[in-house]
Context: one part of a larger RNA
């Protein structure tokens, strides 16, 4: 000194973040018990009293044995229950066991779960309460599949979601998203049809079409969300009212500076001396709110806050004590550290924080015990930051995709009907312009055909129809019709054959829709069988859905890094330092076009402005006239250039045209590319008489790779093909990438990783000093007058390095980060104390300033606070600095890990210098360095004593109040001093323990429970508990030494000159502070200049020891001896022993029991004190030195 205990006088939370810890309360029996309540509770509410031993009696009961028959009684040994009396003690659940309590508010209903090993909650979960999906071969879950689970259950069931007892309510909104449903129509794959490409096939095209999607509605206890601006009332204020914009609807009850509120410590009120807290209101809600649940609620919370009362060492203020360790002795004996030397310290240097370097001072070696300044100590390749074309995780309406799940459609897959629809074959039918008897479909061919195998006609009925007619079918009719030929007109008809066209029929394959079948195939089933059924399942393929999964990606510059920006392609000025070249998130403006003429050429004019004249006509309209280096214009920024032009205005064209080549910027080497340009050739043109001008725009901006698609060429080449087609090359040209020499790409990480930066942030440190802070000049101004007693604008210069900033130099293989405590020390721009001085100083009591840093600077409240406000004191409550001094000293409230909830943002993982609640501070000190204790050397033989005092330390002492001076100076008066003396507090130092308190496990006593058979005595639970000597302590006492000398500071002054005056000064003299120096204490001969003086033989080991002590030391004694230890006496603690003898509440068998009490007894007991005694131990010796 540390762990673990115990006990404290007086105050009682003053500690602190926060009563943390610790104390108090505790069983058991009576008696009371309040709000409030779901009536169960709360509640052991709260508050009180009892509690032990002896006697004697009750009460209820058990057994044994006995009497013997009665629910009995008698004895015996237990067990209970009450009453009465007696007794002791400080205290009777006497040890051990054993709740403090109460009261407000949050929050969550309750019991219960949870992050093994930092969060135990307010988070989960719960009953309850909606919703979703499910009819069983079900839903949901697992599996790749069989196939399991739910469940051998069956909507009173399971599953998934949300809310979370109970009361009491759940408001508006369907625009978005999403989920359910419906869809006439659009939309929309494959597969089917059909067209096309000569056939085929590949392919292209159309059609049809499911789910889906569009559309149309539901549907918030789905996802979610639920305005603004102006006027108005007969004081003001405010707004029931009213306009107005706008929305899918605009917050309804409820609550409300809240677990939500920025500003904010909101305003009031309570609580308090004093409250950033807490409660109770307000209502201005940044950013409340209604099963993402509101708002209440009794009961319950190791939950989170506030306040009382009790009760304590938390605290004033510590201090004593006991056990374990630390400490010394034997004996075993590790880890972790560890370049190198190492005696530092102060100032300085340096990559800006040095034991090692300069400078100086300090410093002899060593060993121990301790403390924790420092090694930017150890540990861990910083976790915060940044960075990587680095990881993971997680999210989503990122990119790409895949399961699953929805649908189509083959297969497995068979029969039959009905409706319908397509295609093919049959077999009928349909065909009117005008003309033309007349309804002519095309083409070809035809001089004939047809008829009793029933012609014209006639009726009847069907179908068509342009309404004139055609046709067909039945009947009757009887033997003829109808072409050619002519009209008509493109086309001439009869009959024959193909072909279209319109409709009918039958057949054939075939789609859809439906109805049925059974046989495949499912299901039940023991088995017969039954139920489904070509469906489903099950495979292929094609839509759709798809963060359920997987794979990725998420850019750069950058005074960190995000936010912003674009300083990412490009132009012009400036910056840029008179060659070129030059950067910054430097300044300062552009471009991502435009024109067919705003272009080429030739030819003509000459601006803009002024003046002057002139009809409306004006400062400016059009006209003339002068001057007129551009002061105009130039398509557009800026520079640059331009006057018979580059500007204006005309004419005629289109060189804004092909094709070579050289050459500038781009581009720092070395080599390129787009792109913009000069610049020549050859060609084709155009203007111009011409010379010549013209390869766009006076000049510098106005832009784009590969792949792919595309266009064009009497352009090659390969493949086909009757013709055509396709592919590829080369030449020129269009689509774009603006992060612009060009991937196809969204977000969280506080659950987080890994590599790496001080190339780059957050903390300190460095520089700087706008910013703060402090001063100084100047002197408008205020002060009645009067700058400067005090105050001082607008300026101006400085200084410190405390504030906020820049910078980014050190430190990322880590230098712990607020604030508190504790400790130390230093500065002075001095808050108080001293000393002077100026006033708008009378006195007193201010106010400014000058010296000065010796001492001092304090106690609370609300808050993590630092810092501000408050209370009540005080001489005063002054400011700062040491890594914003100080976590290998504490703490751990707050900042800043993982949990949670709230507001607010985000679809969403998740965020938020917002809030709330919760949260592991690690080491055994090697160096250095302090604070103590020893030890060897040295100092010129030792030793022992006594002193010098270089030097060093101390604040030993500060400050206050009261009385006196004295109601005195001063003052009209209220008021009021002071030198100087006297007494006290206080707070600091130092020291004691006569006394006061405290501890005291020496000690004595009392008692409890148990054990030694019971008395006595004892052991254990440090048992408790009352006392308590010496020791050691404060809360107790003392003491703080009157004070004085020296040299000063700021003043002040005397004498006195430069400067015949005058001046404290220059030369001389003299006073002057709590401040310096001594005087006062302590430390100091290792003070290397190592002292000085006396004396003169010892000195250690060794044994016994305490005034002394961690070891070492120191002191005392060692037989010629009281060093300890016994004996004994004083002296002091406790409280009166044992045994005895008597007493004694009753009871009694008359023997005796009895708690406890007197007396013997200030007794016993017992002592680290004093003395007195050799009874017993200091014995036998050793060595070194002369």
């Nucleotide at each position: 000194u540390c762990c673990g205990g115990u006990u404290a006088a007086g105050g009682g939370a003053a500690u602190u973040c926060g009563g943390c810890a610790a104390a108090u309360u505790c069983g058991c029996c009576c008696c009371g018990u309040g709000c409030c309540u779901u009536c169960g509770g709360c509640a052991u509410a709260a508050g009180g009293g009892g509690u032990c031993c002896c006697u004697a009696u009750u009460u209820g009961u058990g057994u044994a044995u006995c009497c013997g028959u009665a629910u009995g009684g008698a004895u015996g040994c237990g067990c209970u229950u009450g009453u009465a009396g007696g007794g002791c003690g400080c205290a009777g659940u006497g040890a051990c066991u054993a709740g403090g309590g109460a009261g407000g508010u949050u929050c969550g209903a309750c019991u219960g779960u949870u992050u093994a090993a930092c969060a135990a909650a307010a988070a989960c979960g719960u009953a309850a309460c909606c919703a979703u999906c499910u009819g069983c071969u079900a839903g949901c879950c697992a599996g790749g599949a069989a196939u399991g689970g739910u469940g051998u259950g069956u909507a009173u069931a399971g599953u998934u979601g949300g809310u979370g007892a109970c009361g009491u309510c759940u408001g508006c909104c369907c625009a978005g998203u999403g989920u359910c449903a419906g869809u006439a129509c659009c939309u929309a794959a494959a597969a089917c049809u059909c067209c096309u490409u000569u056939c085929c096939a590949a392919g292209g095209g159309a059609g049809c079409u499911a789910a889906g999607g569009g559309c149309u509605g539901a549907u918030a206890a789905a996802c979610g969300g639920c305005g603004g601006g102006a006027g108005u009332a007969a004081c003001u204020a405010u707004a029931a009212c009213u306009c107005u914009c706008u929305u899918a609807a605009g917050g309804u009850a409820g609550c409300g500076a809240a677990a939500u509120g920025c500003c904010u410590u909101g305003c009031c009120g309570u609580u308090u001396g004093a409250u950033u807290g807490a409660c109770g209101g307000c209502c201005u809600g940044c950013a409340u709110g209604a099963a993402u649940g509101g708002c209440g609620u009794a009961a319950c919370g190791a939950a989170a806050u506030c306040u009382c009362c009790g009760c304590u060492g938390u605290c004033c203020c510590u201090a004593a004590c006991c056990g374990g360790a630390a400490c010394c002795c034997u004996c075993c004996g590790a880890a972790c550290a560890u370049u190198c030397c190492a005696u530092u310290c102060u100032g300085g240097u340096g990559c800006a924080a040095a034991g090692g370097c300069c400078a100086g001072a300090g410093a002899c070696g060593u060993c121990c015990a301790g403390u924790g300044g420092g090694a930017a100590g150890c540990g861990a390749a910083g976790a915060c930051c940044c960075c990587g074309u680095g990881a993971a995780a997680c999210u989503u309406u990122a990119c790409u995709g895949u399961a699953g799940c929805c649908u189509g459609u083959u297969g497995u897959u068979g029969u039959g009907a009905c409706g319908u629809g397509a295609a093919g074959c049959u077999u009928g039918u349909u065909g009117u312009a005008u003309a033309g008897c007349g309804u002519a479909a095309g083409a070809a061919g035809g001089a004939g055909u047809u008829u009793c195998u029933u012609a014209a006609g006639c009726a009847a009925g069907g179908a068509c129809g342009c309404c004139a007619g055609u046709u067909c079918u039945u009947g009757u009719g009887u033997a003829g019709a109808c072409g050619a030929c002519a009209a008509u007109g493109u086309a001439a008809c009869a009959c024959u054959u193909c072909u279209c066209u319109u409709u009918g029929a039958g057949u054939u394959u075939u789609g859809c829709g439906c109805c049925a079948c059974u046989c495949a195939c499912c299901g039940c089933u023991a088995g017969c069988g039954c139920g489904g059924g070509a469906c489903a399942u099950c495979a292929g393929u094609a839509g759709g859905u798809g963060g359920a999964c997987a794979g990725u990606u998420u850019g750069g510059c950058u005074g960190g890094g995000g936010u912003g920006g674009c300083a990412c392609g490009c132009u012009g000025u400036u910056g840029a330092a008179a060659a070129a070249a030059u950067a910054u998130c430097a300044a300062u403006a552009g471009c991502g076009c435009c024109c067919a003429a705003a272009g080429g050429u030739c030819g003509g004019c000459u601006c803009a402005a002024a003046c002057c004249g002139g009809u409306c006509a004006g400062a400016a309209a059009u006209c003339g006239g002068u001057u007129g280096u551009a002061g105009a214009g130039u398509g557009c920024a800026a520079g640059g250039g331009c006057a018979a032009a580059a500007g204006c205005c005309g004419g005629c064209c289109u060189a804004a045209c092909u094709g070579g080549g050289a050459u500038u910027c781009a581009a720092a080497c070395g080599u390129g590319a787009c792109g913009a340009g000069u610049u020549u050739c050859a060609g084709u043109a155009g203007c111009g008489a011409a010379a010549g001008c013209u390869u766009g725009g006076c000049c510098u901006a106005g832009c784009g790779a590969u792949c792919c698609a595309u266009u064009a060429g009497u352009g090659c080449u390969c493949c086909u093909u009757g013709u055509u087609g396709g592919g590829g090359c080369c030449u020129a040209g269009u689509g774009u990438u603006g992060a612009c020499c060009a991937a196809a790409a969204a977000g969280u990480u506080a659950c987080u990783c890994c590599g790496g930066g001080g190339a780059u942030a957050a903390c300190a440190g460095a520089g700087u000093u706008g910013u703060c802070g402090c001063g100084c000049c100047c002197g408008a101004g205020a002060g009645c007058u009067c700058a400067u007693a005090u105050c001082g604008a607008c300026g101006g210069c400085g200084c410190g390095g405390c504030u906020u900033g820049c910078u980014a130099c050190a430190u990322c293989g880590a230098u712990g980060u607020c604030g508190g405590c504790u400790c130390u020390u230093c500065c002075u721009a001095u808050c108080c104390u001293g000393g002077c001085u100026g006033u708008g100083c009378a006195g007193a009591a201010g106010c400014g300033g000058c010296c000065a840093a010796g001492g001092g600077u304090g106690g609370g409240g609300g808050u993590g606070u630092u810092c501000a406000c408050c209370c009540a004191u005080c001489a005063a409550a002054a400011g700062g600095g040491a890594u914003c001094g100080u976590g290998a000293g504490c703490u751990g409230g707050g900042u800043u890990c993982a949990g949670u909830a709230c507001g607010c943002u985000g679809u969403g993982a998740g965020g938020c210098a917002g809030u709330a609640u919760g949260u592991u501070u690690g080491a055994u000190a090697u160096c250095u360095a302090c604070u103590g204790g020893a030890u060897g050397u040295g100092u010129u033989g030792c030793a022992u004593g006594u002193c010098u005092g270089a030097g060093g330390g101390g604040a030993a002492g500060g400050a206050c109040c009261a009385c006196u001076u004295a109601g005195u100076a001063c003052g009209a008066g209220a008021g009021g001093a002071a030198c100087g003396g006297u007494g006290g507090c206080u707070c600091g130092a130092c020291g004691c323990c006569g006394c006061u308190g405290g501890u005291c496990g020496a000690c004595g006593g009392g008692u409890u429970g148990u054990c030694c058979g019971g008395c006595a005595g004892g052991g254990c639970a440090c048992g408790c508990c009352c006392g308590g000597c010496a020791g050691c302590u404060a809360c107790g006492c003392g003491u703080u030494a009157c004070g004085g000398g020296g040299a000063u500071a700021a003043g002040u002054g005397c004498u006195g000159a430069a400067a015949g005056c005058a001046u404290c000064u220059a030369a001389g003299c003299a006073c002057g502070a709590a401040g310096c120096c001594c005087u006062c204490c302590u430390c100091g001969a290792a003070a290397a200049g190592a002292g000085a003086c006396a004396u003169g033989a010892g000195g250690a080991c060794c044994c016994c020891c305490a005034u002394a002590g961690a070891a070492g030391a120191u002191g005392g004694g060692g037989u010629u001896g009281a060093u300890g230890g016994g004996a004994c006496a004083g002296g002091g603690g406790u409280g009166u022993a044992a045994g005895a003898a008597u007493c004694g509440a009753g009871c009694u068998u008359c023997g005796g029991c009895g708690a406890g009490a007197u007396u013997u007894u200030c007794a016993g007991c017992c002592c680290g004190c004093u003395g007195u005694u050799a009874c017993c131990a200091a014995c036998c010796g050793u060595c070194c030195g002369u």
Background: This is a predicted structure of a 1186-nucleotide part of an RNA (large-subunit ribosomal RNA, half B) from a Candidatus Nanoarchaeia archaeon. Model confidence (mean pLDDT): 82 of 100. Rfam family: Archaeal large subunit ribosomal RNA.